This is a predicted structure of a 1505-nucleotide RNA (small-subunit ribosomal RNA) from an uncultured bacterium. RNAcentral holds the sequence, with entries from ENA and SILVA.
RNA sequence: AGAGUUUGAUCAUGGCUCAGGACGAACGCUGGCGGCGUGCUUAACACAUGCAAGUCGAGCGAUGAAGCACCUUCGGGUGUGAAUUAGCGGCGAACGGGUGAGGAGCACGUGAAGAAUCUGCCUUCAACUCUGGGAUAACUCCGGGAAACCGGGGCUAAUACCGGAUAUGAGCCUUGAUCGCAUGAUCGGGGCUGGAAAGUUUUUCGGUUGAAGAUGACUUCGCGGCCUAUCAGCUUGUUGGUGAGGUAAUGGCUCACCAAGGCGACGACGGGUAGCCGGCCUGAGAGGGCGACCGGCCACACUGGGACUGAGACACGGCCCAGACUCCUACGGGAGGCAGCAGUGGGGAAUAUUGGACAAUGGGCGAAAGCCUGAUCCAGCAAUGGCCGCGUGAGUGAUGAAGGCCUUAGGGUUGUAAAGCUCUUUUACCAGGGAUGAUAAUGACAGUACCUGGAGAAUAAGCUCCGGCUAACUCCGUGCCAGCAGCCGCGGUAAUACGGAGGGAGCUAGCGUUGUUCGGAAUUACUGGGCGUAAAGAGUACGUAGGCGGUGAUUCAAGUCAGAGGUGAAAGCCUGGAGCUCAACUCCAGAACUGCCUUUGAAACUAGAUCGCUAGAAUUAUGGAGAGGUUAGUGGAAUUCCGAGUGUAGAGGUGAAAUUCGUAGAUAUUCGGAAGAACACCAGUGGCGAAGGCGACUAACUGGACAUAUAUUGACGCUGAGGUACGAAAGCGUGGGGAGCAAACAGGAUUAGAUACCCUGGUAGUCCACGCCGUAAACGAUGAUAACUAGCUGUUCGGGGUCUACGAUCCUGAGUGGCGCAGCUAACGCAUUAAGUUAUCCGCCUGGGGAGUACGGUCGCAAGAUUAAAACUCAAAGGAAUUGACGGGGGCCUGCACAAGCGGUGGAGCAUGUGGUUUAAUUCGAAGCAACGCGCAGAACCUUACCAGCGUUUGACAUCCUAAUCGCGGUUUUCAGAGAUGAUUACCUUCAGUUCGGCUGGAUUAGUGACAGGUGCUGCAUGGCUGUCGUCAGCUCGUGUCGUGAGAUGUUGGGUUAAGUCCCGCAACGAGCGCAACCCUCGUCCUUAGUUGCCAUCAUUCAGUUGGGCACUCUAAGGAAACUGCCGGUGAUAAGCCGGAGGAAGGUGGGGAUGACGUCAAGUCCUCAUGGCCCUUACACGCUGGGCUACACACGUGCUACAAUGGCGGUGACAGUGGGCAGCAACCGGGCGACCGGUAGCUAAUCUCCAAAAACCGUCUCAGUUCGGAUUGUUCUCUGCAACUCGAGAGCAUGAAGGCGGAAUCGCUAGUAAUCGCGGAUCAGCAUGCCGCGGUGAAUACGUUCCCAGGCCUUGUACACACCGCCCGUCACACCAUGGGAUUUGGAUUCACCCGAAGGCAGUGCGCUAACCGCAAGGAGGCAGCUGACCACGGUGGGUUUAGAGACUGGGGUGAAGUCGUAACAAGGUAGCCGUAGGGGAACCUGCGGCUGGAUCACCUCCUU
Repeated sequence: AGAGUUUGAUCAUGGCUCAGGACGAACGCUGGCGGCGUGCUUAACACAUGCAAGUCGAGCGAUGAAGCACCUUCGGGUGUGAAUUAGCGGCGAACGGGUGAGGAGCACGUGAAGAAUCUGCCUUCAACUCUGGGAUAACUCCGGGAAACCGGGGCUAAUACCGGAUAUGAGCCUUGAUCGCAUGAUCGGGGCUGGAAAGUUUUUCGGUUGAAGAUGACUUCGCGGCCUAUCAGCUUGUUGGUGAGGUAAUGGCUCACCAAGGCGACGACGGGUAGCCGGCCUGAGAGGGCGACCGGCCACACUGGGACUGAGACACGGCCCAGACUCCUACGGGAGGCAGCAGUGGGGAAUAUUGGACAAUGGGCGAAAGCCUGAUCCAGCAAUGGCCGCGUGAGUGAUGAAGGCCUUAGGGUUGUAAAGCUCUUUUACCAGGGAUGAUAAUGACAGUACCUGGAGAAUAAGCUCCGGCUAACUCCGUGCCAGCAGCCGCGGUAAUACGGAGGGAGCUAGCGUUGUUCGGAAUUACUGGGCGUAAAGAGUACGUAGGCGGUGAUUCAAGUCAGAGGUGAAAGCCUGGAGCUCAACUCCAGAACUGCCUUUGAAACUAGAUCGCUAGAAUUAUGGAGAGGUUAGUGGAAUUCCGAGUGUAGAGGUGAAAUUCGUAGAUAUUCGGAAGAACACCAGUGGCGAAGGCGACUAACUGGACAUAUAUUGACGCUGAGGUACGAAAGCGUGGGGAGCAAACAGGAUUAGAUACCCUGGUAGUCCACGCCGUAAACGAUGAUAACUAGCUGUUCGGGGUCUACGAUCCUGAGUGGCGCAGCUAACGCAUUAAGUUAUCCGCCUGGGGAGUACGGUCGCAAGAUUAAAACUCAAAGGAAUUGACGGGGGCCUGCACAAGCGGUGGAGCAUGUGGUUUAAUUCGAAGCAACGCGCAGAACCUUACCAGCGUUUGACAUCCUAAUCGCGGUUUUCAGAGAUGAUUACCUUCAGUUCGGCUGGAUUAGUGACAGGUGCUGCAUGGCUGUCGUCAGCUCGUGUCGUGAGAUGUUGGGUUAAGUCCCGCAACGAGCGCAACCCUCGUCCUUAGUUGCCAUCAUUCAGUUGGGCACUCUAAGGAAACUGCCGGUGAUAAGCCGGAGGAAGGUGGGGAUGACGUCAAGUCCUCAUGGCCCUUACACGCUGGGCUACACACGUGCUACAAUGGCGGUGACAGUGGGCAGCAACCGGGCGACCGGUAGCUAAUCUCCAAAAACCGUCUCAGUUCGGAUUGUUCUCUGCAACUCGAGAGCAUGAAGGCGGAAUCGCUAGUAAUCGCGGAUCAGCAUGCCGCGGUGAAUACGUUCCCAGGCCUUGUACACACCGCCCGUCACACCAUGGGAUUUGGAUUCACCCGAAGGCAGUGCGCUAACCGCAAGGAGGCAGCUGACCACGGUGGGUUUAGAGACUGGGGUGAAGUCGUAACAAGGUAGCCGUAGGGGAACCUGCGGCUGGAUCACCUCCUU
């Protein structure tokens, strides 16, 4: 410090996720030691048991052992006396310890104030401690009760209680001085009133009063720190005053009376949550989160209320009352409070011992010894999270052992790792010694820490991960299963992602997971973000509070800055030291604590005050411009209607129609009239207005801006939360009006449907008046104001200057446009009218969906508007630009693509292939073009892969090993069998090399196991080959340049071409694969060569037959020839195009071969090869028979026809390519014929197939025919082992359908189509198919609008699996959360009323009463009791609020491949969207107004060059 994830890729926006740290944690696996820490976060739930607060006999009475002393009636008594402690009394128990429920508060923190206060024990100072009295517990007696405990009689003491004396002080009255900001304070004088004490002892310890200190407490105030406005108004003791009461003390703290105040947008009141802080965690910091342990404060002690005692409490281990709960009970009554330490139950993911000791530190009491102390110090348990330290050995050791794993089979790796050898002993173990903590004694810890010695490598390693982020890779298993996953995502047969293994990486007595929190996140942005299009500028203005504010001077000192003082507890953090062996830890010192308060000073800036100024702002005068507004009036054109005339059959309307109107006279046309609404041309990125908006003309009233000029005021300004006003269209209310248009509605069309688009009608509405509504794509998607920052050029309205003055030009102000520099921007773009650079103020945003929705509030007549969430769900959603692809977008161009033609297919019969069906099997593959006469260049057996049956098992075939034989092989007989096969007979045949060794090779048989074998699966694991776009003209690269980048440029543009062919231009310059050319063939000529070819001349023959010849043809080798080369025109003078000449051929001369980068997971595992999987007496191999040839049907491709351009008969002319020895066969003979029997020649320019056919002549005369030949019968021929299933052919006989073919569709542009025959491969035989060959030989192309396909440029895009794309809504099903909801359950709170415990207060007190007064009676005083108001709990009723349940119901989200349509994205096929209204199964449709975030074409205007 960053990284992953939206895309085909890119940049930016934006969310999600990860790497780091931390924890009082929990869980999983594992676990050697020590030190320091830490340990109920949940039920402030309930608690058994033990302990946690006592102490003092030197306060008092009492009890009173031993001993001693005295007395004695000898029983004993008295005194002294250690000791004990129930009681009275004193002090403590208000500390210490626990917990965080409550509480949003002066509770806490910090800083002040107390002139408004108290303070036991302690310290200091001053003074005093005199004199009396009456009770009471204990004790004893009696009584009640189960108990707890209680009642009565009697005795007694005190440092218990009370009276009196004395008195500094206190209260009241009065008076003086000093001081203070002040209520007042301090120090004095005088008078009156009431007020102290306690003893014990002889050292002391106490007691009282007063003054001070210290400590502790109390009260008040400034400032600070949570969320919520879907809580906006709250308050009656409320706010203040006077008086009184009360308190230690101020105060509505309480009461009486009076006044009507007090708080609040700087957030009152209400609701929710929470102990606060020092600090802890994180972070660079600023911040954010937290408030365990330690420390300070607060609050609480079963729940609620209350007081008592006391210096201090409204009291954790005290009291009273009420309530809930638990326990005891004799049922009458009682007892209790672990949020003290242990411990138990419960809850929970989860948190320890019913331990030791007061040795230390501290606390209480005591004169002290001492006692008490679950505070504390220790020990125990726990890796429980943490921090720190140590160890599990060290050195050497290559045969790189064995084993494991992988392997290309060679090796690699585990790995110096192990073993082995040599050492060491930390820890653990054993033995001995043995502290500090204690200063004279006292040590729980503890025989601990530590030290010494001993034996022995001995006692000691795991966890997670290994696709990317993120360090670390292979094999096997599994096969979208099982599973993984923090995000992206893995898994559908070759998974580095699941599980195992080997290996590796990381950390280490731990390692991972989960949870929470900070960080990364600049993702709430103070430091430090944004708002044209990504989320985000309010529709617009005015204006309140608030914020900000021109210029000069003086002053002040609030902000600001500086110095000083106080405080900021300790601990912690940081720095420097020190002590535990080190460290963690602890101790010491310093710094820091960024804060608050007080004080002194400075005066630039801000604020305040005062005096000025004129540059901001406003006012004044003059002037012109303008659809600015309101009201009233006027006008013409058009539409419709009405009346009349002319006139006749149609008119309307549409893509085409129909509904509709019209012979009752429409439409058309003329005249007249009526009504309402809107104002053509002018008209313009022209004008005005804050925005919405405003358009005929005139008048009245009226707002604003601008220019010029002087003067006036003197900062009067800017912005603007709330607020107020205005605010298109639609809509609402009341009343008018209603011509046209037109939601709804009706009808007609279209359509699969058409609740639409189109048409005919048509109501609200549109118009006016008044009143509502308050929203729009209310847009420049751009808040207002001010300043600054290059220009050029239009236009509107002003002003000024100059000149040649009906004009030109220059300067200047205010608007309104275009282009453009710097700068900005993610880019697009903006650019003095900023989206640039600054300043001020306001509004708004923080992932998508849910949702601008629900609930609540406000407004509205309603429609609805405004404010505005959450659950849940996703990992994206969105912006700009790029490359493609696509468009029922555009431009240009090409193609038998259309058009123009010729001939077909689709109808018939047959052939052939396919589908389907059938079957035991009808083997398999191919599937739009680009499967279907395709693989198959030829299924009777074979082929053959399929079926049935019968057989074989190292196999029909290959290699290796062992043994045997060199009779292996060929021919043959017989038997069984369907055959394979088995058994058998006879005959022929004696392997090769050699080192001479059964040595080597070869062959056969038998055996054994490795293996063979598979047309079994996967073409979506592959190679190779092929199809297709397409013989289309494209596809790329290097360097450079441009762009943040993907990318662009080049390759685009202007011409041209068949062509990215060439030329020109150009930030490009070059290059490669394609095109073309080079290759083959045909066309002309030449040279060479003439056999089997040819024959002009000579001879010869039936015949180029022969001699002869090689001129010609031809053959086959080589060459020539064509290049826009020449001329003219055209074009930019280029490339080229047009025409012409010459030429066999003319503009690539015809044809072929040749197929760029790539696309289709195209085809093929059944040509071949091959990974993986599968079968192995079978999915292998052999054989016989069957099947691939089936047949209601459908499709493709063909053949033959339907006839006269023909059939039949006859005559008989002219080709070329090819083939031939298991062959082609002349010729002769036989047969009607297929063919048969003989038999020359030919291994081929020699022989042969071989006859070419259309052509020509005659006949037939339009008919199911002399067309057509299917089908069938019968007789034959050939091939073959064999023609039944199932071959081809011949003869005779038979003679179907069919009379030119619906929708639709195919081929072809010249030697082509059409037509005619011929040859070949395959092959025993079988051709309408395929591949070739020649003969005859046309028609048409105006042209590119349309269909199809393709190329280039451009444009739009929500597509990128790329339009066979994407995608919307209803409905149906499942699940999830949520709103409404009659009702219901619980909580909280409030109001009214009732009840009124304990308690203090007030009153009363006739009952009771020791101290004082009094001789007494009695009195003073006190107590019980009673009454009253207050008040907790409780009760009744109403309200508010919150949580849960809820029949039914609303929408939402998510789901597998459901249903209906096709709304959106391209002009998405009716451009889309916004607001509003109506309608409709649904997306949606329609009306009105608005927007461009609309394609295309044309026009206008403007700009640039």